[in-house]
Context: one part of a larger RNA
Parts: sequence; C1' cells; structure tokens
RNA sequence: UGACGGGGGCCCGCACAAGCGGUGGAGCAUGUGGUUUAAUUCGAUGCAACGCGAAGAACCUUACCUACUCUUGACAUCCUAAGAAGGACUCAGAGAUAUGGUUGUGCCUUCGGGAACUCUGAGACAGGUGCUGCAUGGCUGUCGUCAGCUCGUGUUGUGAAAUGUUGGGUUAAGUCCCGCAACGAGCGCAACCCUUAUCCUUUGUUGCCAGCGCUUUGUGCGGGAACUCAAAGGAGACUGCCGGUGAUAAACCGGAGGAAGGUGGGGAUGACGUCAAGUCAUCAUGGCCCUUACGAGUAGGGCUACACACGUGCUACAAUGGUGCAUACAGAGGGCAGCAAUACGGCGACAUGGAGCGAAUCUCACAAAGUGCAUCUAAGUCCGGAUUGGAGUCUGCAACUCGACUCCAUGAAGUCGGAAUCGCUAGUAAUCGCAAAUCAGAAUGUUGCGGUGAAUACGUUCCCGGGCCUUGUACA
Repeated sequence: UGACGGGGGCCCGCACAAGCGGUGGAGCAUGUGGUUUAAUUCGAUGCAACGCGAAGAACCUUACCUACUCUUGACAUCCUAAGAAGGACUCAGAGAUAUGGUUGUGCCUUCGGGAACUCUGAGACAGGUGCUGCAUGGCUGUCGUCAGCUCGUGUUGUGAAAUGUUGGGUUAAGUCCCGCAACGAGCGCAACCCUUAUCCUUUGUUGCCAGCGCUUUGUGCGGGAACUCAAAGGAGACUGCCGGUGAUAAACCGGAGGAAGGUGGGGAUGACGUCAAGUCAUCAUGGCCCUUACGAGUAGGGCUACACACGUGCUACAAUGGUGCAUACAGAGGGCAGCAAUACGGCGACAUGGAGCGAAUCUCACAAAGUGCAUCUAAGUCCGGAUUGGAGUCUGCAACUCGACUCCAUGAAGUCGGAAUCGCUAGUAAUCGCAAAUCAGAAUGUUGCGGUGAAUACGUUCCCGGGCCUUGUACA
C1' cells in the first nucleotide's frame, strides 16, 4: 500500500421488512446429472452451467456408431495427357460407386492455341468439429451502470509511499459547493443518440371523414384538408419563477404555471481491473498429433434410450369458474419457390379453386380476457386433461425407430403443495391474447406487441451484495 475481520462509523440496492404472485407436491414439455448403449457427438458446471451454444436432430443438419467404399483425395493452386460442357439410356448394388454403348459440339482466336468445365497420371500439397481457452487474437459473461480508476507538475517522507482522491455539507453520481500543500488533467458520471408523453408548421395517398350532396347504407361515390394518422422540420423542462431551510454556497422542502418537474418514462451506452471465468466446435492462430486415416463418400442407426435425482416452464386442482349462444375494442409484425380473399366440399384438421397483393391499397386476421343471456350447484364433478384404442389431415423422396394437427372413444394423477426458495415498487406485478425470427414440416421455448390492471414500502435492528472513512492483523 492492499486484502481480510462473527471490529467501528456513514450510505445505497426488491437486500431485508410491508405486500402480490409463484417454485418445491401432481401430469406433461424441455435442459442437465446419472445409468444404459455399437453410438447415446461435443461444449457450458455456485452466483455468472442446466427452455444454455441449438433463431427450431425424421434424411440432411451431424461432429457419434455400424456396415460398405475412396486415397493428390469432398475442397484450393501448379504440371502432364485426353475430351467442350452437358443430356437421355442400359445393367449390378442399400447407396456411394462401377459396366456398356449412344447423343452433343458451343465461346475467343494472330489458326499455334486459349478461357471455362470434365477426366487420366505423378508429386508438391490438400484435409482434420483431432489435443492444448493454462501458448493466443477476437468476441462474451461477471462484480456493475457500482462510482470509482489514474496521471503530470509541485510538496512531504531515508524509503515503500503519501498528498491531490482526505475533511464540512450535498447528490443517483469523485454530482456540485466550501475548506485545505496542493494546482491542474485524463478514463469513467452526466449530457450529446434513439424511442415515448404535449403543441406548432409543412405535405395529404394507399391513410382520415367534421360539415355538404348522392347512396345499393359499404367512407361506397362525389367532395373536403378540419380531425386521427403518417413522416420531415421546429417549440417545450432549465431548479427557469415564488416562499422557506441552509453558511450570503451547493443543495433540499413546498408551491405556481405546465402535456410533462427536478435524471419525466424506457433503451443504447459497461472506466482501471477481477475471476489463468467462457469459447481452439463461429472465425483466426502458435505448438503438438493423424496422413490408404484422427481425412473423404454412402446407407442405416444414434443425438429422441430410462430403476432414478435436480433445474426451468406449461396445464391444472375449479363457481372471481366450466360449457353453449350472441356481441365490443388493439398494437406490432410477416408475405412472390410467398400471403391468399369471395365461393364451394368436409363435424373437423383440411381440400378444390383462385380474385387481389412485392402491399398505409390485397392478405395472414375471427384478437383473447371483457360484456349480455342461459346452464352446471360443490361432486374427483359438465373440474382436470395425462394415457391408450380407432379413423383421418398436412408437410416432405420418406413420418417404423422419431413430426404436427383433427374427429370419435377412453378419462390417470391432481382438492392449492414439507423443509426450503424465487420474481416484482406502476402502466410494474398478476392476467389475456397477437405476431415474428429459425423453418418443407415440427414451440409450453425465445424475442417483440398491445388489452385489462392491483397491493405495499413503518423503517434500516437483522440476512445478502456493494461504496467511502477509520481501526486491528503472526496474511500478500
């Protein structure tokens, strides 16, 4: 000087407390451990691994296993010999591959040949998702959006170092003020960026419809430029104003005006560093290793196994509910190898067909919870839907291992969950649906979007994490 303390002081955070809803019990989904297996590919492992890499394993993917094959190789450059390339066919095979003939002659040209592609041969070489993340780059997590981390000059000390950065106030903040052997500066904080909340101007189509006319009653047509909305540009919030407290400071408390008030809400943004944290399987890369195999191709299987244990979720256990009929209101997205309307067939999944739309125009697309009426009456039920049988639909060469969905039948556990434990402070929790990425198909996951919309916070004694000062130390 740090680090640590079941030392002290001050302060903060959904850290506790006050509340609301969960997890832990059930069934299922999903990930992991374990076990099994020919293989169940590999990685991630307290917080910070475990719906994680994977924004999507039937084949492919795929790295694993078995079998069958290849050896200058599936891929790149160079050389040699031949042929354009390519197309259809034959036969063996699970296919990769191998056999046989056949067809076909293009582009440029200085007529030598060349470009592109295919094939033969020899070697230089290719190739490796093989090892080492404790050799590395890059990227990322975490402490933590915590308020810290440093430097120059000066000064103090023999020196390690100190000072500044401590102190008195204040702040979300090393934020600002005052003081001070310090004076300044840098990286962080804040602001500048995006979005949202209000208003103005401009522009009105595909968007809008107040008033007016027509009307098949549909913003449908005429028309309008007001409103909504869409962008583009501005205005607006700065403790600016008033009162009080304070040290005449910084600031704090209250108020006015205002759509918004003291960082208005949300996002992006992550200092010096810590964890030899994670990743050699995104990629790149040193070293090591394999080279008729640890490389490459194909078919089938596996990654989907199942006495069990754990994590994360979904659905429930019901009446604030289930069911039936009727009916209202979103936002944000996607669409041409696509989204698909009207119509028609089917109980339905869906099929037939195809208007329109590269979309403020057409379409996915009926939002659901809600509201009205009816029914069920406390029951393992008209709750709950697992499981299983049958019949189908769709995607796709192909749904056996191993897809999703529909209909009929079946109707398991479950009556609110021990110890323990998690999230959340406002348009939040809770609850309700919608969309997208990936994607042929395959979400209870993920990422977004809106609808309805709470309760509680006395307070900082305690638990956890963190910041500053100080003290002890046989620690570095």
Predicted 3D model of a 476-nucleotide part of an RNA (small-subunit ribosomal RNA, 3' major domain) from Mannheimia sp.
Its Rfam family is "Bacterial small subunit ribosomal RNA". Its family is annotated with ribosome and structural constituent of ribosome in the Gene Ontology.